A computed fold for a 379-nucleotide RNA from a Myxococcales bacterium, annotated as Bacterial RNase P class A. The source organism's lineage runs through Bacteria, Pseudomonadati, Myxococcota, Myxococcia and Myxococcales. Its mean pLDDT, the model's own confidence on a scale to 100, is 77. It matches the Rfam family "Bacterial RNase P class A". Its family is annotated with ribonuclease P activity, dimeric ribonuclease P complex and tRNA processing in the Gene Ontology.
Formats: sequence, structure tokens, C1' cells
RNA sequence: UGACCAGGACACGUGAUCGCCGGCGCAUGCGCGCGGGAGGAAAGUCCGGGCUCCAUAGGACGUGGUGCUGGUUAAUGGCCAGUCGAGGUGACUCGAAGGAAAGUGCCACAGAAAGCAAACCGCCGCGUUUUACGCGGCAAGGGUGAAAGGGUGCGGUAAGAGCGCACCGGGGGCAUGGUGACAUGCCUUGCAUGGUAAACCCCACCUGGAGCAAGACCAAAGGAGGGCGCUUUGCAUGACAAAGCCCGAGUGUCCGCUCGGCCGCUCUCGGUCAGGUCGCUAAAGCGUCAUGGCAACAUGGCGACUAGAUGAAUGAUCACGCCCUGUAUGUGGGUGACCCGUACAGGAGACAGAACCCGGCUUACGGCCUGGUCGGAGA
Repeated sequence: UGACCAGGACACGUGAUCGCCGGCGCAUGCGCGCGGGAGGAAAGUCCGGGCUCCAUAGGACGUGGUGCUGGUUAAUGGCCAGUCGAGGUGACUCGAAGGAAAGUGCCACAGAAAGCAAACCGCCGCGUUUUACGCGGCAAGGGUGAAAGGGUGCGGUAAGAGCGCACCGGGGGCAUGGUGACAUGCCUUGCAUGGUAAACCCCACCUGGAGCAAGACCAAAGGAGGGCGCUUUGCAUGACAAAGCCCGAGUGUCCGCUCGGCCGCUCUCGGUCAGGUCGCUAAAGCGUCAUGGCAACAUGGCGACUAGAUGAAUGAUCACGCCCUGUAUGUGGGUGACCCGUACAGGAGACAGAACCCGGCUUACGGCCUGGUCGGAGA
């Protein structure tokens, strides 16, 4: 000095003038004073929750989700640490990472053959009508393919083949280390028999539904039609209560449970409200210190903190400074490569706007700082 990897903070600042929204206080004829007013992603809507309602809300199934091990969290498919695998020269990054011996399905085309096998070219042996064919043996060589029945080498054989041997690989057993996923080592066995579950499926664990357009209140409107039982018991003698059966309702289904069965419940159709108030913002939150932990994080102490709009506020102008880019320059620094300062010019100065809230993931993006990797140049 170039390229890259991992992480961190920032996201223009200050002042003045005018303008907008809301909070608090004063005031009562609409004004004054004080404080406040978009993000790290507010985006995507891919996840998990809080909260609201069904609703008193249990069990089973279903639906959906996750899928190596351990930890963490309110929870997660997140995060941290690790194991195995893949990519990269590397720093590092990524993983859809349980099961193919429970079953079903698929592997096109090419090829002899792609789930029980197989011989196109070929190698070897024998025969014969002698250069062509037949019979037998082979799966080592070649071809096709994403993949062809372990790999390399030696021996052996008519030619071959785990046929035998050595090493590697696979199966089985044991030991050591580790919470574990696993790792390492030793022994043994010639060991024919593919892939795919990001196909259906099996296994393990988790999982009620709908959603702020949830929901609550006020105002306004408030129509028509359908259904609504039986038996027994009690004593306070019917106005009642209880039980059983039956009917109806309850945001996946069934069971259970609960409620209702005549001033109440339920079903169908239709109408009104495009109104107002609340929900609506102090948190599983943030900063800092201590302790424990490799870490994520946990516990404790201290401290600070008013966006709440509703067709949708948070803006505009000026000045100075900061930052970035380019050009010029300095008897500035340095051994050098290079760096620093000054002046001038330019710059809507990246990506981009809250809408119930929070924790994640993914995507977009400007320059700066810290650490690391791989190059180049120079001394």
C1' cells in the first nucleotide's frame, strides 16, 4: 500500500428565524411559558412472544413445526459453545446434520445392464467347412452414464476375479478420553447386494383458534320469520329447587365440561353505524459497575428516559464547523514505498419514514475505528 475476513460505534453538529404535532402548567375568547417529536434497519411479513377475545378451558386425535450434542432465553426455526461434513491458499464461512435392514415410490436419456442383475467392444481355451463361425470360461481392460457391485499394488491364473497377501475403506468387538455428539488406539472378519426422505413415510420432541381492521365503551339504528320439552324426587305446595333423558350454543374434530331451555337462549334473512373516546405506550427495555461463566447469558447495585399521528405531524432557509471527492501546493515527516498540512472548487452527506408493543432472522447501504489473512513495492 492493494484485496479480503471478523467485530464495534456513528448515521452530520451548533446557532438564529419562520412553520407543524403532542405533553405539562398558567390563562379563558384562543394566548403565554417549559420540555419533547422516525430507524439500525422503521423495510420484508420469514419466525417467536406479550396483549385482547372465544372461554370455565381438561383429554385424545388431527393440523402444523423442528430434527447432530450441550447450554441459554418469556419463547423461537434465534443466540453461544462444540462435533461431523462441505467450500476457501488463508483469516474464516455455510449446512435441509435422525432413519434407506418397517413399507411404498422414483433414478429420464444413453447403456448389455440402474434391484437382484448383466455382456456391446473385448481377453483366454477348444473345435471347425480356416480369417469367419460355433461352444465354454471371464467381469480384470475399454465404452455409456450423475451413479455400473469397494480402491491401489503385488502374487497367482489358460485368461481373470478378494482367488490370496499388504495398505486404505466397510462390518463386528474391546479399551481410553469426553456430560454428550464423537475422537483415538487395538483385535477380528475377505467383506456380492447403489442412490434418493429439500419424495410419501417411520421415529423423537413441540403445537387450541382468531387477531389492534383484536377488543371495550358511547352515540345512532334497532325490522321480519323459525324453534324451545318429558319424567322422577324434595318440601316451603308452586311462584321453587335438584336429578335423569332430550334439544341448542361454546374460533379444527370428537369426548368431557360449562351455559341456556320463556321477559331468557338459539337459528336464518335484512338494515344502521364509512361517527366519537379508549386500547395508544416505562418495557421479558436501555446505560454502567460488580460477581459467576470460554461465551451466549444470569444475579445484584446505581443511573437516565413524554413520538403517539389518524389521509396521516417531526419541515424550510441562512451562517459556521465536521465529513467525503477532485485539483494545486509546502527548504512538512520518512531510508523508501508513501503519509501529513494548507488553499480552491463541488456535494438533497449512503440505504431510507413510526402506526399496539417487544425479541430475532433476512435484505439495502456511507465513510471511520480495532484485530486478523493473503499479495505487491521499498529499505